[in-house]
Context: one part of a larger RNA
RNA sequence: UUAUAUUAAAGGAAUUCAGCAAAUUAAUUCUGUAUGUUCGCUAAAAAGAAUGUCUAAAGAUUAUUUUAAUAAUCAAAGGAUAUCAUUACAAAAAAAGCAACGACUGGUUAUCAAAACCACAGGACUCUGCUAAUUAAAAUCUAAGCAGUAUUGAGUCUGAAGUCUGCCCAGUGCUUAAUAAUGAAAAUUUAUAGUUUAAAAAAAAUCUAUUAAAUAAGUUUAAGUAAACGGCGGUUCUAACUAUAAGAAUCCUCAGGUAGCGAAAUUCCUUGACGGGUAAAUUCCGUCCUGCAUGAAUGACUUAACGAUUGCUUUACUGUCUCUAAUAUAAACUCA
Numbered sequence: 001u002u003a004u005a006u007u008a009a010a011g012g013a014a015u016u017c018a019g020c021a022a023a024u025u026a027a028u029u030c031u032g033u034a035u036g037u038u039c040g041c042u043a044a045a046a047a048g049a050a051u052g053u054c055u056a057a058a059g060a061u062u063a064u065u066u067u068a069a070u071a072a073u074c075a076a077a078g079g080a081u082a083u084c085a086u087u088a089c090a091a092a093a094a095a096a097g098c099a100a101c102g103a104c105u106g107g108u109u110a111u112c113a114a115a116a117c118c119a120c121a122g123g124a125c126u127c128u129g130c131u132a133a134u135u136a137a138a139a140u141c142u143a144a145g146c147a148g149u150a151u152u153g154a155g156u157c158u159g160a161a162g163u164c165u166g167c168c169c170a171g172u173g174c175u176u177a178a179u180a181a182u183g184a185a186a187a188u189u190u191a192u193a194g195u196u197u198a199a200a201a202a203a204a205a206u207c208u209a210u211u212a213a214a215u216a217a218g219u220u221u222a223a224g225u226a227a228a229c230g231g232c233g234g235u236u237c238u239a240a241c242u243a244u245a246a247g248a249a250u251c252c253u254c255a256g257g258u259a260g261c262g263a264a265a266u267u268c269c270u271u272g273a274c275g276g277g278u279a280a281a282u283u284c285c286g287u288c289c290u291g292c293a294u295g296a297a298u299g300a301c302u303u304a305a306c307g308a309u310u311g312c313u314u315u316a317c318u319g320u321c322u323c324u325a326a327u328a329u330a331a332a333c334u335c336a
Base pairs, nucleotide, nucleotide: 001331002330003329004328005327006326007325008324010322011321014320019317027051028050029049030048031047036041038160052081053080054079055078059074060073061072062071063070064069065068082086094315095314096313097312098311099310100309101307102306106118107117122158123157124156125155126154127153134144135143136142161302162301163300164299166232167231168230171229172228173225174224175223176222177221180220181219182218188213189212191210192209193208194207196205233251234250235249236248237247260294261291272288273287274286275285276284
């Protein structure tokens, strides 16, 4: 000097990003227990009291003889007594309030992250009629699905419960559809003409040219579909102070953001404004709405219980600090 322990006057978070670390609390019995609530909980809420040893009234239970005694056990009013201190060591919750997120138990970055991430029960959509859809593998065999059958199985999203889930199908997807267009050229088929083969002619065939006809998916087109991917305006004016604009006009759009919430885990300006808490508050809580750039299963809003989650406050407590000090043990260092 460092590490690990122990102690500390007065103060008691002034420390610090942050009460990190440490301290406090702690057992059992009795009393008592708010707010909220999905009536289960919250709750060991909180807040109090008692605890040694000796003696012991009334009482309870059991057993024995017996019907009023004896013995044991339980629990104990009261009395006595020793200490600063009686769960006398050790072990063994600190508590309360407000808010955010996620309902919960559970799972996760083996080896810096346990969380607000994942999962979850519940909700919705799509596909699936059995040789099922879907998937693996293989090459048309086989296997999972399944020794199951739409209250099934598969895929996607959301994520308990409660109150709800608005408008838009123009774009991109998906589904469906006809007598339309395209695909459409060629092979193929109809017909006509010509060439070549043969001694010649005819027929037939080959080839060439022209003509007519037929042909799937897909695409175009049309309709439907948003708990499919997604989207959800601007300008000007107006009320008898002022201000504001229920209202009016106009342009554009597929439609112009509804309910709810809102400086939010989203707010740039911003330490927004007002109120609360503090002597003093960029945090926190409540309200407002001027939402740079909220918003409804990319779910919206509220929510009891739960959480080694996150922010803020209070009580208790303390060497975190004012401000350091001492002791024990170990190591390092110096000297011998």